A computed fold for a 318-nucleotide part of an RNA from an uncultured Opitutia bacterium, annotated as large-subunit ribosomal RNA, domain IV. The sequence was found in a public genome assembly.

[in-house]
Context: one part of a larger RNA
Parts: sequence; C1' cells; structure tokens
RNA sequence: ACCUCCUCAAGGAACUCGACAAAUUAACCCCGUAUCUUCGGUAUAAGGGGUGCUCCGAGCAAUCGGAGUCGCAGUGAAGAGGCCCUACCGACUGUUUAGCAAAAACACAGCUCUCUGCUAAGUCGCAAGACGACGUAUAGGGAGUGACGUGUGACCAAUGCGGAAAGGUGAAAGCUGGAGCUGCAAGGUUCCGGUCUAAGCCCCCGUGAAUGUCGGCCGUAACUAUAACGGUCCUAAGGUAGCGAAAUUCCUUGUCGGGUAAGUUCCGACCUGCACGAAUCACGUAACGAGUAGGGCAUUGUCUCGAGGAGGGGCUCA
Repeated sequence: ACCUCCUCAAGGAACUCGACAAAUUAACCCCGUAUCUUCGGUAUAAGGGGUGCUCCGAGCAAUCGGAGUCGCAGUGAAGAGGCCCUACCGACUGUUUAGCAAAAACACAGCUCUCUGCUAAGUCGCAAGACGACGUAUAGGGAGUGACGUGUGACCAAUGCGGAAAGGUGAAAGCUGGAGCUGCAAGGUUCCGGUCUAAGCCCCCGUGAAUGUCGGCCGUAACUAUAACGGUCCUAAGGUAGCGAAAUUCCUUGUCGGGUAAGUUCCGACCUGCACGAAUCACGUAACGAGUAGGGCAUUGUCUCGAGGAGGGGCUCA
C1' cells in the first nucleotide's frame, strides 16, 4: 500500500455529474397531524412526550395510579422507516432484455372500431380431423387506445375498405363472316374480323377511434406598435378545444418573475409552436413508483484534511 470494519476536534455537502457511500431515523404506548382528495386515502404525514427497578393503592388478572430509587445510558446488547416541498412520465398491483438496461418500455381493467347467425368468423393440418366450444352476438376472433374526469374539431382529393341489377373496358370457350395452305372428299391447319361475356379496373356513392392531411402574399385603427377588418392566390380542407422554449424550441443560457451571495438545471408566466395538438389520443388528475429533474430540514470523514485503531490477506516457518 490492499481488503473488511471501528472512532474523531472545528465546520457540515464546501465533495461530486449526482449526498454515490456512510451517517441519521427505527420497537411499543400516549398526544398530535397540513395540503390535496376519486372521501377510500394522503398518514407511522409532519412534530412532540414516555419506557428500568422498589414499595403502596386499585383490580381476578392484564395493567393503571401514586411515592421513591440506581446508572453516562432503561425498546440499556442484536434485529427494526430519515423526512418534507415542487415538477415530468406512467393511473394503479403486476411483466421484461435467464452476462451488463426494471424503465417513461410491455401488460392491465375501461373505451372504440371491425369481422362472425353456427357446419360461425378465425386458426392448425395434404387430409381425416381438431381448437374456437360441448360456447351462440351480454358470445367468439382481429385492430387501436389504455384507470378516472373534461373532451375528441376540419378534410373522402390520394390510398384502403364497404356499397352499387345502369354505362365503358374486358380473356378463353361458344356462335359467326372472310382469306390462305393442304386434301378426291369429309376434314385439318394458319391468319384477319364480328358477336357474346365473369371477376377486375374505370365511373358513381359512402366511410376517420380507416392509412393519412390540416396554406401563402398584401393592406388597414387619431403617437407608436399591433391588426378585430379588407383584398388576392391556391387547396380535398387549411390545425378547432386544450396545451406550449415542452421527454417536443434550432436561434437559446429566448424574455420576465421566483428561489441562490452567485442558478446553461428547476418552478411560475409570456407565445416569435425552426418542427404540439386531439384514441400513433389532447389536457387535467387523488393514490401508487428500487422511475426522472429541482429545492429544503435532519445527519454525517463525501469534503476542508487528514489522523488513530481492529481484523484479514500478503511475507516467513511448520
């Protein structure tokens, strides 16, 4: 020096990406308990006090009350929550990369669309057959979303899907016209047409919790600025509600406010949204989380800044 532990003056996060690690807290009894809330919770919230032994009294007892008493220390050793505030994401309990990711990913109840009338749809199989199901639309399959609350706007032009006894197009076969070659003939064969015609496609209609999409320029108010207003071009229609420098903001450490002595992070606003936006859901949301970000209290060898100690391995010998 290494490993595992123990202790520490003063300070107490100054360490560090980050309080990582360590320390604090801890059992039981009593008091007390905010905000928010889906009224269940949050909650052991937070924050306080007590705990040994002896005698007396009460009581069947557990135990309670009173008086006293010992120690530095009474849940006398061991084992036994640190707490609070704010924000994001996901409602929740669950599930997952069996070497390194446990999560905001997956699942989930709930919601919606769609298929399926039973020899169901769907699936496995060459088939027989089987599952679905000894079920029957309050059932079963598929897809998306993901508790709950409030909502879920416009566009059917494209793509998809559904519908549609018309029309157009439309192969072979059938029917039929013509020409060539061959054959005595029947016929065979080649070519050019006509007619008829299935699905499909075209055409038409519908359909968004189907795949998807949701504009530009110019002018205008009695300071300025801005533009409720007007004009014009284009489109299938030009982004509604809500949210917004956001897990999304390039410029950007945007600007203002808060917190700090000092804050590229954080919180609250603003809106100029490079490039949010409504079931690839939008915005809220109590509870929950070994999730993520910021702050505070307590506590500490994380640090200022190091010191001392114990055991182990190492080394030697057996």